[in-house]
RNA sequence: ACUAGAAAAAGGCAAACCAUCAGAAAUGAUGGGACGCAAAGCCGAGGCCUAAAGUACCUAAUUGGGUGCCAUGGCGGACCGGUUACCUGU
Repeated sequence: ACUAGAAAAAGGCAAACCAUCAGAAAUGAUGGGACGCAAAGCCGAGGCCUAAAGUACCUAAUUGGGUGCCAUGGCGGACCGGUUACCUGU
RNA backbone atom coordinates (compact mmCIF):
# COMPACT_ATOMS: atom_id res chain seq x y z
P A A 1 -0.72 3.76 3.63
O5' A A 1 -0.89 2.82 2.34
C5' A A 1 -0.70 3.35 1.02
C4' A A 1 -0.69 2.23 0.00
C3' A A 1 -1.93 1.36 0.00
O3' A A 1 -2.96 1.92 -0.79
C1' A A 1 0.00 0.00 0.00
P C A 2 -4.47 1.65 -0.43
O5' C A 2 -4.72 0.15 -0.87
C5' C A 2 -4.64 -0.24 -2.23
C4' C A 2 -4.79 -1.74 -2.35
C3' C A 2 -6.05 -2.32 -1.74
O3' C A 2 -7.13 -2.30 -2.65
C1' C A 2 -4.15 -3.61 -1.10
P U A 3 -8.08 -1.03 -2.79
O5' U A 3 -9.50 -1.69 -3.09
C5' U A 3 -10.40 -2.01 -2.05
C4' U A 3 -11.25 -3.20 -2.44
C3' U A 3 -10.46 -4.48 -2.68
O3' U A 3 -11.22 -5.58 -2.20
C1' U A 3 -11.73 -3.95 -4.59
P A A 4 -10.83 -6.18 -0.77
O5' A A 4 -9.55 -7.04 -1.12
C5' A A 4 -9.63 -8.18 -1.97
C4' A A 4 -9.00 -9.38 -1.30
C3' A A 4 -9.69 -9.84 -0.02
O3' A A 4 -10.76 -10.71 -0.31
C1' A A 4 -7.36 -9.66 0.36
P G A 5 -12.01 -10.79 0.70
O5' G A 5 -11.45 -11.62 1.93
C5' G A 5 -10.96 -12.95 1.73
C4' G A 5 -10.55 -13.55 3.05
C3' G A 5 -11.69 -13.70 4.05
O3' G A 5 -11.54 -14.91 4.78
C1' G A 5 -9.98 -12.35 4.99
P A A 6 -12.66 -16.03 4.68
O5' A A 6 -11.89 -17.39 4.93
C5' A A 6 -11.85 -18.39 3.94
C4' A A 6 -10.71 -19.35 4.23
C3' A A 6 -10.37 -19.51 5.70
O3' A A 6 -11.23 -20.43 6.34
C1' A A 6 -8.39 -19.17 4.45
P A A 7 -11.64 -20.19 7.84
O5' A A 7 -10.34 -20.57 8.66
C5' A A 7 -9.81 -21.89 8.60
C4' A A 7 -8.44 -21.94 9.22
C3' A A 7 -8.35 -21.35 10.62
O3' A A 7 -8.76 -22.26 11.62
C1' A A 7 -6.59 -20.52 9.29
P A A 8 -9.52 -21.71 12.89
O5' A A 8 -8.39 -20.84 13.62
C5' A A 8 -7.28 -21.48 14.22
C4' A A 8 -6.28 -20.48 14.75
C3' A A 8 -6.75 -19.53 15.83
O3' A A 8 -6.84 -20.15 17.08
C1' A A 8 -5.34 -18.41 14.28
P A A 9 -7.82 -19.54 18.18
O5' A A 9 -6.97 -18.31 18.74
C5' A A 9 -5.75 -18.54 19.43
C4' A A 9 -5.08 -17.23 19.76
C3' A A 9 -5.94 -16.22 20.49
O3' A A 9 -6.03 -16.48 21.87
C1' A A 9 -4.80 -15.15 18.72
P A A 10 -7.30 -15.99 22.67
O5' A A 10 -7.07 -14.42 22.80
C5' A A 10 -5.95 -13.92 23.51
C4' A A 10 -5.85 -12.42 23.39
C3' A A 10 -7.12 -11.66 23.72
O3' A A 10 -7.31 -11.51 25.11
C1' A A 10 -6.20 -10.82 21.72
P G A 11 -8.74 -11.91 25.71
O5' G A 11 -9.76 -10.91 24.98
C5' G A 11 -10.14 -9.71 25.61
C4' G A 11 -10.27 -8.58 24.60
C3' G A 11 -11.69 -8.22 24.18
O3' G A 11 -12.41 -7.50 25.16
C1' G A 11 -10.32 -8.29 22.28
P G A 12 -13.99 -7.73 25.24
O5' G A 12 -14.52 -6.94 23.96
C5' G A 12 -14.19 -5.57 23.76
C4' G A 12 -14.71 -5.07 22.44
C3' G A 12 -16.22 -5.19 22.26
O3' G A 12 -16.92 -4.18 22.97
C1' G A 12 -15.12 -5.87 20.28
P C A 13 -18.33 -4.57 23.61
O5' C A 13 -19.33 -4.45 22.37
C5' C A 13 -19.37 -3.26 21.58
C4' C A 13 -20.12 -3.52 20.30
C3' C A 13 -21.52 -4.06 20.48
O3' C A 13 -22.45 -3.04 20.77
C1' C A 13 -20.40 -5.28 18.79
P A A 14 -23.63 -3.27 21.81
O5' A A 14 -24.54 -4.32 21.04
C5' A A 14 -25.06 -4.04 19.74
C4' A A 14 -25.72 -5.28 19.17
C3' A A 14 -26.88 -5.77 20.03
O3' A A 14 -28.00 -6.12 19.24
C1' A A 14 -25.24 -7.49 19.78
P A A 15 -29.44 -5.77 19.69
O5' A A 15 -30.33 -6.48 18.56
C5' A A 15 -30.26 -6.05 17.22
C4' A A 15 -30.92 -7.08 16.34
C3' A A 15 -32.25 -7.59 16.88
O3' A A 15 -33.31 -6.72 16.56
C1' A A 15 -30.90 -9.41 16.19
P A A 16 -34.47 -6.46 17.60
O5' A A 16 -35.20 -7.88 17.73
C5' A A 16 -35.87 -8.44 16.61
C4' A A 16 -36.22 -9.88 16.87
C3' A A 16 -37.07 -10.14 18.10
O3' A A 16 -38.44 -9.90 17.87
C1' A A 16 -35.29 -11.69 18.02
P C A 17 -39.31 -9.11 18.91
O5' C A 17 -39.22 -9.99 20.22
C5' C A 17 -39.76 -11.30 20.27
C4' C A 17 -39.28 -12.03 21.50
C3' C A 17 -39.51 -11.29 22.82
O3' C A 17 -40.84 -11.46 23.29
C1' C A 17 -37.29 -12.09 22.75
P C A 18 -41.54 -10.29 24.12
O5' C A 18 -40.82 -10.38 25.54
C5' C A 18 -40.96 -11.57 26.32
C4' C A 18 -40.15 -11.45 27.60
C3' C A 18 -40.35 -10.16 28.38
O3' C A 18 -41.54 -10.17 29.15
C1' C A 18 -38.05 -10.64 28.23
P A A 19 -42.30 -8.81 29.44
O5' A A 19 -41.39 -8.14 30.56
C5' A A 19 -41.23 -8.78 31.83
C4' A A 19 -40.25 -8.02 32.69
C3' A A 19 -40.52 -6.52 32.82
O3' A A 19 -41.50 -6.24 33.79
C1' A A 19 -38.23 -6.86 32.34
P U A 20 -42.52 -5.01 33.53
O5' U A 20 -41.63 -3.74 33.91
C5' U A 20 -41.13 -3.59 35.24
C4' U A 20 -40.08 -2.51 35.29
C3' U A 20 -40.50 -1.17 34.72
O3' U A 20 -41.29 -0.41 35.62
C1' U A 20 -38.37 -1.72 33.90
P C A 21 -42.42 0.60 35.01
O5' C A 21 -41.57 1.79 34.37
C5' C A 21 -40.77 2.62 35.22
C4' C A 21 -39.81 3.45 34.40
C3' C A 21 -40.45 4.38 33.37
O3' C A 21 -40.97 5.56 33.94
C1' C A 21 -38.61 3.26 32.39
P A A 22 -42.22 6.28 33.21
O5' A A 22 -41.58 6.91 31.88
C5' A A 22 -40.63 7.96 31.99
C4' A A 22 -40.15 8.40 30.62
C3' A A 22 -41.24 8.71 29.62
O3' A A 22 -41.81 10.00 29.82
C1' A A 22 -39.59 7.39 28.58
P G A 23 -43.38 10.21 29.53
O5' G A 23 -43.50 10.09 27.96
C5' G A 23 -42.89 11.05 27.12
C4' G A 23 -43.00 10.64 25.67
C3' G A 23 -44.41 10.32 25.18
O3' G A 23 -45.16 11.50 24.91
C1' G A 23 -42.90 8.67 24.40
P A A 24 -46.71 11.55 25.36
O5' A A 24 -47.41 10.44 24.47
C5' A A 24 -48.78 10.08 24.67
C4' A A 24 -49.42 9.69 23.37
C3' A A 24 -48.63 8.66 22.55
O3' A A 24 -48.98 7.35 22.92
C1' A A 24 -49.23 10.50 21.18
P A A 25 -47.82 6.22 23.05
O5' A A 25 -47.48 5.84 21.53
C5' A A 25 -48.44 5.16 20.73
C4' A A 25 -48.12 5.37 19.26
C3' A A 25 -46.81 4.75 18.78
O3' A A 25 -46.99 3.40 18.39
C1' A A 25 -46.96 6.99 18.04
P A A 26 -45.75 2.36 18.48
O5' A A 26 -44.73 2.85 17.36
C5' A A 26 -44.95 2.55 15.98
C4' A A 26 -43.99 3.34 15.12
C3' A A 26 -42.52 3.05 15.36
O3' A A 26 -42.06 1.93 14.64
C1' A A 26 -42.87 5.38 15.37
P U A 27 -41.32 0.73 15.39
O5' U A 27 -40.23 1.43 16.31
C5' U A 27 -39.03 1.98 15.78
C4' U A 27 -38.54 3.12 16.64
C3' U A 27 -37.62 2.76 17.79
O3' U A 27 -36.28 2.55 17.36
C1' U A 27 -39.25 4.25 18.57
P G A 28 -35.28 1.63 18.25
O5' G A 28 -34.92 2.59 19.46
C5' G A 28 -34.23 3.81 19.25
C4' G A 28 -34.22 4.64 20.51
C3' G A 28 -33.48 4.04 21.68
O3' G A 28 -32.09 4.27 21.60
C1' G A 28 -35.58 4.84 22.40
P A A 29 -31.04 3.24 22.29
O5' A A 29 -31.17 3.57 23.84
C5' A A 29 -30.75 4.83 24.35
C4' A A 29 -30.98 4.90 25.84
C3' A A 29 -30.43 3.71 26.63
O3' A A 29 -29.06 3.87 26.92
C1' A A 29 -32.66 4.12 27.29
P U A 30 -28.08 2.57 26.91
O5' U A 30 -28.47 1.83 28.27
C5' U A 30 -28.26 2.47 29.52
C4' U A 30 -28.90 1.69 30.63
C3' U A 30 -28.60 0.20 30.66
O3' U A 30 -27.33 -0.09 31.22
C1' U A 30 -30.91 0.53 30.96
P G A 31 -26.50 -1.37 30.62
O5' G A 31 -27.28 -2.60 31.25
C5' G A 31 -27.29 -2.80 32.65
C4' G A 31 -28.28 -3.87 33.05
C3' G A 31 -28.12 -5.21 32.35
O3' G A 31 -27.06 -5.99 32.85
C1' G A 31 -30.39 -4.61 32.40
P G A 32 -26.25 -7.00 31.83
O5' G A 32 -27.33 -8.15 31.53
C5' G A 32 -27.74 -9.01 32.58
C4' G A 32 -28.95 -9.82 32.18
C3' G A 32 -28.76 -10.82 31.05
O3' G A 32 -28.10 -12.00 31.46
C1' G A 32 -30.79 -9.66 30.76
P G A 33 -27.04 -12.72 30.44
O5' G A 33 -27.92 -13.03 29.15
C5' G A 33 -29.04 -13.91 29.23
C4' G A 33 -29.76 -13.95 27.91
C3' G A 33 -28.89 -14.38 26.74
O3' G A 33 -28.89 -15.80 26.66
C1' G A 33 -30.09 -12.40 26.16
P A A 34 -27.70 -16.56 25.87
O5' A A 34 -28.10 -16.32 24.33
C5' A A 34 -27.31 -16.77 23.31
C4' A A 34 -27.82 -16.18 22.00
C3' A A 34 -26.80 -16.32 20.89
O3' A A 34 -27.49 -16.44 19.67
C1' A A 34 -27.23 -14.03 21.31
P C A 35 -27.87 -17.90 19.08
O5' C A 35 -28.09 -17.58 17.54
C5' C A 35 -29.38 -17.64 16.97
C4' C A 35 -29.55 -16.61 15.87
C3' C A 35 -28.38 -16.38 14.94
O3' C A 35 -28.22 -17.44 14.02
C1' C A 35 -29.40 -14.32 15.47
P G A 36 -26.76 -17.69 13.29
O5' G A 36 -26.71 -16.61 12.14
C5' G A 36 -25.50 -15.95 11.80
C4' G A 36 -25.71 -14.45 11.79
C3' G A 36 -24.46 -13.64 11.51
O3' G A 36 -24.23 -13.52 10.12
C1' G A 36 -25.53 -12.78 13.42
P C A 37 -22.69 -13.53 9.56
O5' C A 37 -22.16 -12.11 10.02
C5' C A 37 -22.74 -10.92 9.51
C4' C A 37 -22.13 -9.71 10.15
C3' C A 37 -20.63 -9.56 9.98
O3' C A 37 -20.30 -9.00 8.73
C1' C A 37 -21.24 -9.09 12.22
P A A 38 -19.22 -9.73 7.74
O5' A A 38 -17.93 -8.79 7.80
C5' A A 38 -17.21 -8.66 8.99
C4' A A 38 -16.13 -7.63 8.84
C3' A A 38 -15.12 -7.93 7.73
O3' A A 38 -14.49 -6.71 7.34
C1' A A 38 -14.06 -8.10 9.82
P A A 39 -14.90 -5.86 6.14
O5' A A 39 -14.64 -4.48 6.89
C5' A A 39 -15.67 -3.57 7.14
C4' A A 39 -16.20 -3.74 8.56
C3' A A 39 -17.52 -3.03 8.81
O3' A A 39 -18.26 -3.79 9.76
C1' A A 39 -15.94 -2.25 10.32
P A A 40 -19.79 -4.11 9.35
O5' A A 40 -20.56 -3.92 10.71
C5' A A 40 -20.75 -2.62 11.28
C4' A A 40 -21.44 -2.72 12.64
C3' A A 40 -20.75 -3.67 13.60
O3' A A 40 -20.97 -3.23 14.93
C1' A A 40 -22.85 -4.56 12.97
P G A 41 -19.78 -2.71 15.85
O5' G A 41 -19.14 -1.52 15.01
C5' G A 41 -19.70 -0.23 15.04
C4' G A 41 -18.67 0.75 15.57
C3' G A 41 -19.04 2.21 15.34
O3' G A 41 -19.86 2.70 16.38
C1' G A 41 -16.83 1.82 14.59
P C A 42 -21.20 3.51 15.97
O5' C A 42 -20.63 4.91 15.47
C5' C A 42 -19.86 5.73 16.35
C4' C A 42 -19.21 6.85 15.58
C3' C A 42 -20.15 7.63 14.66
O3' C A 42 -20.92 8.60 15.35
C1' C A 42 -18.18 7.08 13.49
P C A 43 -22.40 8.92 14.82
O5' C A 43 -22.16 9.76 13.49
C5' C A 43 -21.52 11.03 13.54
C4' C A 43 -21.27 11.56 12.14
C3' C A 43 -22.49 11.62 11.23
O3' C A 43 -23.33 12.74 11.48
C1' C A 43 -20.67 10.70 10.05
P G A 44 -24.89 12.59 11.21
O5' G A 44 -24.98 12.47 9.62
C5' G A 44 -24.56 13.54 8.79
C4' G A 44 -24.62 13.15 7.34
C3' G A 44 -26.00 12.77 6.82
O3' G A 44 -26.75 13.92 6.49
C1' G A 44 -24.37 11.24 6.01
P A A 45 -28.30 14.01 6.85
O5' A A 45 -28.94 13.13 5.70
C5' A A 45 -28.64 13.39 4.33
C4' A A 45 -29.08 12.23 3.47
C3' A A 45 -30.57 11.93 3.57
O3' A A 45 -31.09 11.52 2.31
C1' A A 45 -29.32 10.05 4.29
P G A 46 -32.53 11.98 1.87
O5' G A 46 -32.85 10.98 0.67
C5' G A 46 -32.55 11.36 -0.66
C4' G A 46 -32.28 10.14 -1.50
C3' G A 46 -33.30 9.01 -1.39
O3' G A 46 -34.46 9.25 -2.18
C1' G A 46 -31.11 8.13 -1.28
P G A 47 -35.92 9.21 -1.55
O5' G A 47 -35.99 7.79 -0.85
C5' G A 47 -36.03 6.60 -1.63
C4' G A 47 -35.93 5.39 -0.73
C3' G A 47 -37.03 5.26 0.31
O3' G A 47 -38.21 4.68 -0.22
C1' G A 47 -34.94 4.94 1.35
P C A 48 -39.65 5.15 0.32
O5' C A 48 -39.72 4.49 1.77
C5' C A 48 -39.71 3.08 1.94
C4' C A 48 -39.52 2.71 3.38
C3' C A 48 -40.56 3.27 4.35
O3' C A 48 -41.77 2.53 4.35
C1' C A 48 -38.41 3.60 5.24
P C A 49 -43.15 3.25 4.73
O5' C A 49 -43.04 3.37 6.32
C5' C A 49 -42.96 2.21 7.13
C4' C A 49 -42.81 2.59 8.59
C3' C A 49 -43.86 3.54 9.13
O3' C A 49 -45.08 2.88 9.45
C1' C A 49 -41.73 4.24 9.83
P U A 50 -46.47 3.68 9.28
O5' U A 50 -46.44 4.71 10.49
C5' U A 50 -46.41 4.25 11.83
C4' U A 50 -46.12 5.39 12.78
C3' U A 50 -47.11 6.54 12.75
O3' U A 50 -48.28 6.26 13.48
C1' U A 50 -44.90 7.38 12.81
P A A 51 -49.70 6.83 12.95
O5' A A 51 -49.58 8.39 13.21
C5' A A 51 -49.41 8.89 14.53
C4' A A 51 -49.25 10.39 14.53
C3' A A 51 -50.47 11.17 14.03
O3' A A 51 -50.76 12.25 14.91
C1' A A 51 -48.52 11.85 12.88
P A A 52 -52.01 12.10 15.91
O5' A A 52 -51.70 13.21 17.02
C5' A A 52 -51.69 12.85 18.39
C4' A A 52 -50.79 13.80 19.17
C3' A A 52 -50.97 15.28 18.84
O3' A A 52 -52.02 15.86 19.59
C1' A A 52 -48.68 14.73 18.76
P A A 53 -53.01 16.93 18.82
O5' A A 53 -52.06 18.15 18.44
C5' A A 53 -51.51 18.98 19.45
C4' A A 53 -50.53 19.97 18.84
C3' A A 53 -51.07 20.80 17.69
O3' A A 53 -51.78 21.94 18.14
C1' A A 53 -49.01 19.86 17.07
P G A 54 -53.11 22.41 17.29
O5' G A 54 -52.54 22.80 15.85
C5' G A 54 -51.67 23.91 15.69
C4' G A 54 -51.13 23.96 14.28
C3' G A 54 -52.19 24.04 13.19
O3' G A 54 -52.64 25.37 12.99
C1' G A 54 -50.61 22.38 12.63
P U A 55 -54.21 25.62 12.64
O5' U A 55 -54.36 25.07 11.15
C5' U A 55 -53.63 25.66 10.08
C4' U A 55 -53.71 24.79 8.84
C3' U A 55 -55.13 24.42 8.39
O3' U A 55 -55.72 25.47 7.64
C1' U A 55 -53.79 22.49 8.39
P A A 56 -57.33 25.67 7.67
O5' A A 56 -57.84 24.57 6.63
C5' A A 56 -57.58 24.73 5.24
C4' A A 56 -58.03 23.51 4.46
C3' A A 56 -59.47 23.08 4.72
O3' A A 56 -60.41 23.83 3.98
C1' A A 56 -58.06 21.20 4.84
P C A 57 -61.89 24.11 4.58
O5' C A 57 -62.60 22.68 4.48
C5' C A 57 -62.92 22.13 3.20
C4' C A 57 -63.21 20.65 3.30
C3' C A 57 -64.43 20.26 4.14
O3' C A 57 -65.65 20.44 3.45
C1' C A 57 -62.61 18.86 4.69
P C A 58 -67.01 20.68 4.27
O5' C A 58 -67.31 19.25 4.91
C5' C A 58 -67.63 18.15 4.08
C4' C A 58 -67.77 16.88 4.90
C3' C A 58 -68.78 16.95 6.03
O3' C A 58 -70.11 16.75 5.58
C1' C A 58 -66.79 15.96 6.82
P U A 59 -71.31 17.49 6.33
O5' U A 59 -71.34 16.74 7.75
C5' U A 59 -71.68 15.37 7.84
C4' U A 59 -71.45 14.86 9.24
C3' U A 59 -72.27 15.56 10.33
O3' U A 59 -73.56 14.98 10.43
C1' U A 59 -70.00 15.33 11.02
P A A 60 -74.84 15.91 10.56
O5' A A 60 -74.72 16.41 12.06
C5' A A 60 -74.70 15.48 13.14
C4' A A 60 -74.23 16.16 14.41
C3' A A 60 -75.22 17.17 14.99
O3' A A 60 -75.07 17.20 16.40
C1' A A 60 -73.24 18.29 14.37
P A A 61 -76.24 16.71 17.24
O5' A A 61 -75.41 16.05 18.42
C5' A A 61 -75.98 15.82 19.68
C4' A A 61 -74.88 15.50 20.67
C3' A A 61 -73.90 16.67 20.87
O3' A A 61 -73.59 16.87 22.24
C1' A A 61 -72.84 14.81 19.79
P U A 62 -73.41 18.41 22.69
O5' U A 62 -72.18 18.99 21.85
C5' U A 62 -70.85 18.68 22.22
C4' U A 62 -69.91 19.83 21.93
C3' U A 62 -70.22 21.14 22.66
O3' U A 62 -69.00 21.77 22.98
C1' U A 62 -70.19 21.55 20.35
P U A 63 -68.45 21.66 24.42
O5' U A 63 -66.89 21.52 24.12
C5' U A 63 -66.27 22.32 23.12
C4' U A 63 -64.77 22.27 23.32
C3' U A 63 -64.19 20.86 23.34
O3' U A 63 -62.88 20.87 22.76
C1' U A 63 -63.76 21.91 25.40
P G A 64 -62.44 19.84 21.71
O5' G A 64 -63.60 18.75 21.75
C5' G A 64 -63.51 17.64 22.63
C4' G A 64 -64.57 16.61 22.30
C3' G A 64 -64.23 15.68 21.15
O3' G A 64 -63.39 14.61 21.57
C1' G A 64 -66.40 16.51 20.83
P G A 65 -62.24 14.07 20.57
O5' G A 65 -63.08 13.30 19.44
C5' G A 65 -63.86 12.16 19.79
C4' G A 65 -64.63 11.68 18.59
C3' G A 65 -63.81 11.44 17.34
O3' G A 65 -63.14 10.19 17.35
C1' G A 65 -65.72 12.69 16.78
P G A 66 -61.75 10.03 16.57
O5' G A 66 -62.17 10.02 15.03
C5' G A 66 -63.02 9.00 14.52
C4' G A 66 -63.41 9.28 13.09
C3' G A 66 -62.25 9.46 12.13
O3' G A 66 -61.73 8.22 11.69
C1' G A 66 -63.82 11.18 11.79
P U A 67 -60.18 8.10 11.29
O5' U A 67 -60.09 8.78 9.86
C5' U A 67 -60.76 8.18 8.75
C4' U A 67 -60.68 9.09 7.53
C3' U A 67 -59.29 9.56 7.14
O3' U A 67 -58.56 8.59 6.42
C1' U A 67 -60.75 11.40 7.13
P G A 68 -56.97 8.61 6.47
O5' G A 68 -56.56 9.86 5.57
C5' G A 68 -56.79 9.83 4.17
C4' G A 68 -56.53 11.19 3.56
C3' G A 68 -55.13 11.74 3.71
O3' G A 68 -54.23 11.17 2.77
C1' G A 68 -56.69 13.45 4.18
P C A 69 -52.68 11.01 3.13
O5' C A 69 -52.12 12.51 3.17
C5' C A 69 -52.06 13.27 1.98
C4' C A 69 -51.68 14.71 2.29
C3' C A 69 -50.36 14.88 3.02
O3' C A 69 -49.25 14.87 2.13
C1' C A 69 -52.01 16.20 4.06
P C A 70 -47.88 14.13 2.54
O5' C A 70 -47.30 15.09 3.67
C5' C A 70 -46.89 16.42 3.35
C4' C A 70 -46.72 17.24 4.62
C3' C A 70 -45.73 16.69 5.63
O3' C A 70 -44.41 17.08 5.32
C1' C A 70 -47.73 17.27 6.73
P A A 71 -43.16 16.05 5.59
O5' A A 71 -42.77 16.36 7.11
C5' A A 71 -42.40 17.66 7.51
C4' A A 71 -41.63 17.64 8.81
C3' A A 71 -40.27 16.93 8.74
O3' A A 71 -39.37 17.61 9.62
C1' A A 71 -41.53 16.02 10.46
P U A 72 -38.29 18.63 9.02
O5' U A 72 -37.68 19.21 10.35
C5' U A 72 -38.30 20.30 11.04
C4' U A 72 -38.32 20.09 12.53
C3' U A 72 -38.51 18.62 12.98
O3' U A 72 -37.95 18.46 14.29
C1' U A 72 -40.39 19.88 13.57
P G A 73 -37.09 17.16 14.66
O5' G A 73 -38.18 16.11 15.16
C5' G A 73 -38.71 16.18 16.48
C4' G A 73 -39.27 14.84 16.91
C3' G A 73 -38.28 13.68 16.76
O3' G A 73 -37.46 13.57 17.92
C1' G A 73 -40.33 13.09 15.76
P G A 74 -36.02 12.81 17.79
O5' G A 74 -36.45 11.31 17.54
C5' G A 74 -35.65 10.45 16.77
C4' G A 74 -36.43 9.22 16.42
C3' G A 74 -35.65 8.18 15.64
O3' G A 74 -34.90 7.35 16.53
C1' G A 74 -37.69 8.56 14.56
P C A 75 -33.39 6.93 16.13
O5' C A 75 -33.61 5.75 15.09
C5' C A 75 -34.27 4.56 15.49
C4' C A 75 -34.52 3.68 14.28
C3' C A 75 -33.29 3.33 13.48
O3' C A 75 -32.60 2.22 14.03
C1' C A 75 -35.03 4.02 12.03
P G A 76 -31.00 2.23 14.10
O5' G A 76 -30.51 2.14 12.58
C5' G A 76 -30.79 0.98 11.80
C4' G A 76 -30.67 1.32 10.34
C3' G A 76 -29.30 1.84 9.92
O3' G A 76 -28.43 0.78 9.57
C1' G A 76 -31.00 3.28 9.12
P G A 77 -26.91 0.71 10.01
O5' G A 77 -26.40 -0.75 9.59
C5' G A 77 -26.43 -1.76 10.55
C4' G A 77 -27.14 -2.96 9.97
C3' G A 77 -28.66 -2.87 10.05
O3' G A 77 -29.22 -3.69 9.02
C1' G A 77 -27.90 -4.64 11.40
P A A 78 -29.82 -2.98 7.69
O5' A A 78 -29.10 -3.75 6.51
C5' A A 78 -29.03 -5.16 6.48
C4' A A 78 -29.25 -5.67 5.07
C3' A A 78 -28.34 -5.05 4.03
O3' A A 78 -27.07 -5.66 3.97
C1' A A 78 -30.56 -4.95 3.26
P C A 79 -25.73 -4.77 3.80
O5' C A 79 -25.94 -3.98 2.44
C5' C A 79 -25.96 -4.68 1.20
C4' C A 79 -26.42 -3.76 0.09
C3' C A 79 -25.57 -2.51 -0.14
O3' C A 79 -24.40 -2.78 -0.88
C1' C A 79 -27.84 -1.91 -0.12
P C A 80 -23.05 -1.95 -0.59
O5' C A 80 -23.45 -0.44 -0.90
C5' C A 80 -23.79 -0.03 -2.22
C4' C A 80 -24.13 1.44 -2.25
C3' C A 80 -23.05 2.38 -1.75
O3' C A 80 -22.04 2.60 -2.72
C1' C A 80 -25.13 3.02 -0.84
P G A 81 -20.50 2.83 -2.27
O5' G A 81 -20.50 4.36 -1.82
C5' G A 81 -20.74 5.38 -2.78
C4' G A 81 -20.72 6.74 -2.11
C3' G A 81 -19.52 7.01 -1.20
O3' G A 81 -18.37 7.41 -1.92
C1' G A 81 -21.49 7.60 -0.07
P G A 82 -16.89 7.00 -1.37
O5' G A 82 -16.72 7.95 -0.10
C5' G A 82 -16.66 9.36 -0.26
C4' G A 82 -16.62 10.05 1.09
C3' G A 82 -15.50 9.62 2.02
O3' G A 82 -14.26 10.24 1.71
C1' G A 82 -17.51 9.69 3.21
P U A 83 -12.87 9.42 1.90
O5' U A 83 -12.73 9.33 3.48
C5' U A 83 -12.58 10.50 4.26
C4' U A 83 -12.71 10.18 5.74
C3' U A 83 -11.77 9.11 6.27
O3' U A 83 -10.47 9.61 6.54
C1' U A 83 -13.95 8.69 7.04
P U A 84 -9.20 8.60 6.45
O5' U A 84 -9.26 7.83 7.85
C5' U A 84 -8.93 8.52 9.04
C4' U A 84 -9.29 7.70 10.26
C3' U A 84 -8.60 6.35 10.39
O3' U A 84 -7.27 6.44 10.86
C1' U A 84 -10.89 6.11 10.90
P A A 85 -6.21 5.28 10.46
O5' A A 85 -6.71 4.05 11.34
C5' A A 85 -6.57 4.09 12.75
C4' A A 85 -7.27 2.92 13.40
C3' A A 85 -6.71 1.54 13.07
O3' A A 85 -5.54 1.24 13.83
C1' A A 85 -9.06 1.48 12.96
P C A 86 -4.55 0.04 13.35
O5' C A 86 -5.14 -1.20 14.14
C5' C A 86 -5.09 -1.22 15.56
C4' C A 86 -5.48 -2.59 16.08
C3' C A 86 -4.78 -3.76 15.44
O3' C A 86 -3.49 -3.99 15.98
C1' C A 86 -7.08 -4.22 15.59
P C A 87 -2.30 -4.58 15.04
O5' C A 87 -2.74 -6.09 14.77
C5' C A 87 -2.77 -7.02 15.85
C4' C A 87 -3.38 -8.33 15.39
C3' C A 87 -2.72 -8.95 14.16
O3' C A 87 -1.54 -9.65 14.47
C1' C A 87 -5.06 -8.97 13.90
P U A 88 -0.31 -9.71 13.34
O5' U A 88 -0.88 -10.68 12.21
C5' U A 88 -1.17 -12.02 12.51
C4' U A 88 -1.96 -12.66 11.38
C3' U A 88 -1.31 -12.60 10.01
O3' U A 88 -0.32 -13.59 9.83
C1' U A 88 -3.58 -11.98 9.82
P G A 89 0.94 -13.35 8.81
O5' G A 89 0.24 -13.35 7.37
C5' G A 89 -0.38 -14.54 6.86
C4' G A 89 -1.06 -14.25 5.55
C3' G A 89 -0.16 -13.66 4.48
O3' G A 89 0.59 -14.65 3.81
C1' G A 89 -2.18 -12.44 4.59
P U A 90 2.13 -14.34 3.29
O5' U A 90 1.91 -13.40 2.03
C5' U A 90 1.21 -13.90 0.89
C4' U A 90 0.88 -12.76 -0.05
C3' U A 90 2.06 -11.87 -0.44
O3' U A 90 2.84 -12.45 -1.47
C1' U A 90 0.20 -10.52 0.15
This is a predicted structure of a 90-nucleotide RNA (c-di-GMP-I riboswitch aptamer). Of the family's consensus pairs, 95% are formed in the model. Rfam family: c-di-GMP-I riboswitch aptamer. Gene Ontology term of the family: cyclic-di-GMP binding. The sequence was found by an Rfam model in a public genome assembly.